[in-house]
This is a predicted structure of a 372-nucleotide RNA (Bacterial RNase P class A) from a Gemmatimonadaceae bacterium. The sequence is in RNAcentral, with records from ENA. Rfam family: Bacterial RNase P class A. It is annotated as a ribozyme. Rfam links the family to the GO terms tRNA processing, ribonuclease P activity and dimeric ribonuclease P complex. The gene name in the source record is rnpB.
RNA sequence: CCACGGCGCCGGACGGUCGCGAUGAGCCUCGCGCUCACCGAGGAAAGUCCGGGCUCCAUAGGGCAGGUCGCCAGGUAACGCCUGGGCACCGCGGACACCGUCCGGCGGUGACGGACAGUGCCACAGAGAACAGACCGCCAACGCGAGUUGGUAAGGGUGAAAAGGUGGGGUAAGAGCCCACCGCACGUCUGGCGACAGGCGUGGCUCGGUAAACCCCGACCGGAGCAAGGCCAAAUAAGCGGCGAGGAGCGGCCCGCUCCGUCAGAGACGCCGCGGGUAGGCCGCUAGAGGGUGCGGGCAACCGCACUCCGAGAGAAAUGACCGUCCGGACCUCGCGGUCCGACAGAACCCGGCUUAUAGGCGCCUGGUUCC
Numbered sequence: 001c002c003a004c005g006g007c008g009c010c011g012g013a014c015g016g017u018c019g020c021g022a023u024g025a026g027c028c029u030c031g032c033g034c035u036c037a038c039c040g041a042g043g044a045a046a047g048u049c050c051g052g053g054c055u056c057c058a059u060a061g062g063g064c065a066g067g068u069c070g071c072c073a074g075g076u077a078a079c080g081c082c083u084g085g086g087c088a089c090c091g092c093g094g095a096c097a098c099c100g101u102c103c104g105g106c107g108g109u110g111a112c113g114g115a116c117a118g119u120g121c122c123a124c125a126g127a128g129a130a131c132a133g134a135c136c137g138c139c140a141a142c143g144c145g146a147g148u149u150g151g152u153a154a155g156g157g158u159g160a161a162a163a164g165g166u167g168g169g170g171u172a173a174g175a176g177c178c179c180a181c182c183g184c185a186c187g188u189c190u191g192g193c194g195a196c197a198g199g200c201g202u203g204g205c206u207c208g209g210u211a212a213a214c215c216c217c218g219a220c221c222g223g224a225g226c227a228a229g230g231c232c233a234a235a236u237a238a239g240c241g242g243c244g245a246g247g248a249g250c251g252g253c254c255c256g257c258u259c260c261g262u263c264a265g266a267g268a269c270g271c272c273g274c275g276g277g278u279a280g281g282c283c284g285c286u287a288g289a290g291g292g293u294g295c296g297g298g299c300a301a302c303c304g305c306a307c308u309c310c311g312a313g314a315g316a317a318a319u320g321a322c323c324g325u326c327c328g329g330a331c332c333u334c335g336c337g338g339u340c341c342g343a344c345a346g347a348a349c350c351c352g353g354c355u356u357a358u359a360g361g362c363g364c365c366u367g368g369u370u371c372c
Stems, first nucleotide, its partner, number of pairs: 001368003005365006012326007020040002023037005028031001042344001046355002049353005054225004066221005071085005086112001087110006093103004113216002118214002120210003135156002137152006164182006183205001184203008229283004239274006249262004290309008327342006
């Protein structure tokens, strides 16, 4: 300097005036009043898609049903997230050389367990779509011939997919029929915690695909959510108690019957208290799995230690506007300068992720090239 890609950060600054909301103090004409001080959105506060904390309810243990996830190892409070690795595929590059194969340099993507447990599905085209298949072609026999019968999966054709690929031998023509290499399966050895990789040997080679189809296997999962939940408590109903007045019906069951209780005093009535919990108030509520720096461990995600920093917390809900200087951008201008603009968006119990939106700018990693 260039480039595929990746990561991190900022996302206007300062001052003034006014406005809005919270808190504290003060003042008075006590009104939700005035004055002063101080504070007042984000990297996503968003979508509410995952995972947790917290709270209440439920819960002996186990199972069934249901849901979610799914290569391996690690991180974490946990995850469907993150990191590293394996494998597969794709792009760029390189080598052999121009079909293609290999390498592994760089980057990206992957619901990436199981298709010999069972079931289902595979449109159209095609002869045939599954424990399959002779349409064309090829070969043989028969026939004067059209053709008929048989063999054949090498070639053509159909299709997303047709019983492993290339080459050679073989054959009437063909075919793992036989052989070499590749692939596949099984066994074994080596390396690795493991996914897996590599070597050696054996077997001509089991029979298409589909599991974000049912299903099988394994792991995990109780429900609801701050309108959770707790405390105080005007009003009001049930219920309970006391007192007053009153004097026979009431209560035990809604009604009837029977029985029992009740003048040592019933029901209805009035007052008071308890209870209950509505309006309202208070708590939950913001210092936390928190941020920064340094050191240490680890490839990394992340973890540990030390120091240090942290002033929205509401209630249907405030966080705005203008002026000046500067910063950045666009346009006009020869220039001085002038005009306009400053993205996406906005808290409400809290945190970790993911996803989505985002004008403009800064720093870095990785790879290549050149120069010193």